Annotation
The part of an RNA shown here (small-subunit ribosomal RNA, 5' domain) has 509 nucleotides and comes from a bacterium. It matches the Rfam family "Bacterial small subunit ribosomal RNA".
Context: one part of a larger RNA
RNA sequence: GGACGAACGCUGGCGGCGUGCUUAACACAUGCAAGUCGAACGAAGUAGCAAUACUUAGUGGCGGACGGGUGCGUAACACGUGACUAACUUGCCCCACACUGUGGAAUAACGGAGGGAAACUUCCGCUAAUACCGCAUGUUGAGCGCGGAUGGCAUCAUCUGCGCUUGAAAGAUUUAUCGGUGUGGGAUAGGGUCGCGGCCUAUUAGCUUGUUGGUGGGGUAAUGGCCUACCAAGGCGACGAUGGGUAGCUGGUCUGAGAGGAUGAUCAGCCACACUGGGACUGAGAUACGGCCCAGACUCCUACGGGAGGCAGCAGUGAGGAAUAUUGCGCAAUGGACGAAAGUCUGACGCAGCAACGCCGCGUGAAGGAUGAAGGUGCUCUGCAUUGUAAACUUCUGUAGGGAGGGAAGAACAACCUGUUAUUGAUGGGUUUGACGGUACCUCCAAAGUAAGCACCGGCUAAUUCCGUGCCAGCAGCCGCGGUAAUACGGAAGGUGCAAGCGUUGUCC
Numbered sequence: 001g002g003a004c005g006a007a008c009g010c011u012g013g014c015g016g017c018g019u020g021c022u023u024a025a026c027a028c029a030u031g032c033a034a035g036u037c038g039a040a041c042g043a044a045g046u047a048g049c050a051a052u053a054c055u056u057a058g059u060g061g062c063g064g065a066c067g068g069g070u071g072c073g074u075a076a077c078a079c080g081u082g083a084c085u086a087a088c089u090u091g092c093c094c095c096a097c098a099c100u101g102u103g104g105a106a107u108a109a110c111g112g113a114g115g116g117a118a119a120c121u122u123c124c125g126c127u128a129a130u131a132c133c134g135c136a137u138g139u140u141g142a143g144c145g146c147g148g149a150u151g152g153c154a155u156c157a158u159c160u161g162c163g164c165u166u167g168a169a170a171g172a173u174u175u176a177u178c179g180g181u182g183u184g185g186g187a188u189a190g191g192g193u194c195g196c197g198g199c200c201u202a203u204u205a206g207c208u209u210g211u212u213g214g215u216g217g218g219g220u221a222a223u224g225g226c227c228u229a230c231c232a233a234g235g236c237g238a239c240g241a242u243g244g245g246u247a248g249c250u251g252g253u254c255u256g257a258g259a260g261g262a263u264g265a266u267c268a269g270c271c272a273c274a275c276u277g278g279g280a281c282u283g284a285g286a287u288a289c290g291g292c293c294c295a296g297a298c299u300c301c302u303a304c305g306g307g308a309g310g311c312a313g314c315a316g317u318g319a320g321g322a323a324u325a326u327u328g329c330g331c332a333a334u335g336g337a338c339g340a341a342a343g344u345c346u347g348a349c350g351c352a353g354c355a356a357c358g359c360c361g362c363g364u365g366a367a368g369g370a371u372g373a374a375g376g377u378g379c380u381c382u383g384c385a386u387u388g389u390a391a392a393c394u395u396c397u398g399u400a401g402g403g404a405g406g407g408a409a410g411a412a413c414a415a416c417c418u419g420u421u422a423u424u425g426a427u428g429g430g431u432u433u434g435a436c437g438g439u440a441c442c443u444c445c446a447a448a449g450u451a452a453g454c455a456c457c458g459g460c461u462a463a464u465u466c467c468g469u470g471c472c473a474g475c476a477g478c479c480g481c482g483g484u485a486a487u488a489c490g491g492a493a494g495g496u497g498c499a500a501g502c503g504u505u506g507u508c509c
Base pairs, nucleotide, nucleotide: 001509002508003507004506006505007504008503009502010501013362014361015360016359017358018357019355020354021320026318027317028316030315031314032313035062036061037060040059041058043056044055045054046053047052069273070272071271079197080196081195082194083193084192085191088190089189093186094185095184096183097182098181099180100179101135102134103133104132110125111124112123113122114121115120141166142165143164144163145162146161147160148159149158150157151156171178172177173176199245200244201243206236207235208234211233212232213231214230215229216228217227218226248270249269250268251267252263253262254261255260275296276295277294278293279292298309299308300307301306326352328351329350330349334348335346336345337344338343365396366395367394368393375387376386377385378384379383400450402445403444404443405442406441410436415431416430417429418428419427420426421425453498454497455496456495457494458479459478460477464493465492466491467490468489474481475480
C1' cells in the first nucleotide's frame, strides 16, 4: 500500500447492487417450512323433488432420498484430476417389439360392544379397488448345462442348435385417451476400482492376526477378508509406516510484476451430519433433518397407571459474545411435487423491512461580488497580516428531499372464445392473470430553502503559530517529546489530508 462476513469511537443527506451468528453442532415458547390425486376404491355428509354436483376421514398410487440448513466428524479414494468397470444398478422420461385372458380370499373405512385421564387401543360383524393371492398365455424372454461360428482382453460379447428350470399384467373416464406387464436400446442419475495431487509433528520407529495371500461357502445390483471355515505366513515402514495434533475438499477469494504466500463467508460442484449412540424396515433410490425401533441425556403433560418432543428449514426467544436483521408480503415470475386438466401445496424462490457492513453513483449549490465589513487570531500594535470571494449583497439553477398529476416493463403460458393449417399438434387474434406497487420512470409547482464531518500538522509524512502546563498532567507506530520561551502534552487560531464518511483495533499478503 491492498484486502475484510469485521468490531469499536466520533459523525451521518439520498439512491442502486450486494452482504449480514466468524462465538455455544448451546437450549428452544409460538406460527409456518410436503403434499397431491374423487379420471384407482368403497363409504359418509351437504345441496337438490330427482338427475346430479360438491366436500372429505379411510384404503390405494406417486412424492416425502428433491429442494432448504450446518461444518460436528473426516488426513480418507473424503476431495480434485485422469483412467477403468469383460464386476454393476437406474422410478419418472424417450425409442422399438410383444401382450393386457380367467378366477379367488381378505381388510380399513363403517356398524355394534368395551378399555384408557390422555396418547391410543381390544373384540365381534359387513364391504370395495389400479390393494393382495391363484390359474392360463408368453420359449422374441430370464437363468443353468452341453455344442458350433465370428470377434476379443482370462472369466467374456454377438449369432445359432439342443436339453432342463422358471416368470407377467389393471383398470379408469368425457370413447378419445390416460394407464398396466415383459424384453431390448437410449438418456439421466448413481455404486465400485486404480494412477497422480494437496497440512504439521521423529521430543511418535517400529506397526499389523481378518492381519497378507489362497481354496470352499455365504452375502451384495456388483468386485473384494465384505463375512465365514480351513490352509500358508505373510503385509506395511526413514521415498516416514504406526501414533499424536489440526482441518470439510474444490472451482475460487485476497495479495503479489511473477514465482509464491494466505484463505475456503456469499455463489457453484462434491462430501459429511440432523438431540447423543446404535439398528434395520419400506423403496428404483435412505446420512431417511420435519419416518420407524432400542438405549441415553434433557424438556413437557399426567387422574402417577402412562405418554409427548427434537429449529445445523424460515422468522423469532433466551444464553454466549466485541459482534450479525422481520415472529413481513406473494405464489405474479422462475423452479419443484401431485393431477388428464382446472388447480392445490411450496419460509425453494420472487419481493419488501432492518444495518454506512461493503462497492459504486449523486447531493449539501452555481456565477458575479473588496467597504478586503464585523468578529476571531497573530504581530514590529494610531496600524498591519490572516481567516477571505469567504460572508453580506446581486443574478441564476433545481439533482436529491417536499407537493400535485400521469404511470410501467417484468405476462409468457394455461384456460375460454375465434381464425389458418398437415387438426390429441403447430401458429395468429381477443378475454383473463402482478406480491413488489400507485413502486421505478415522466411532467409540473414552490424553494438556496432540509443535508459535513473525521483524523492529522517534530522526522518518517502533506500541513505552524499563540496561550496554558513545567520529567507534572500527558503523548507515542518507530525514533522519541515534557525538568519555564514545548511547531511532539492540553486548548485556540490557522493549515493539510480524506470525505458521508474519517480514524483506531484485529487478521492476511

Its mean pLDDT, the model's own confidence on a scale to 100, is 82.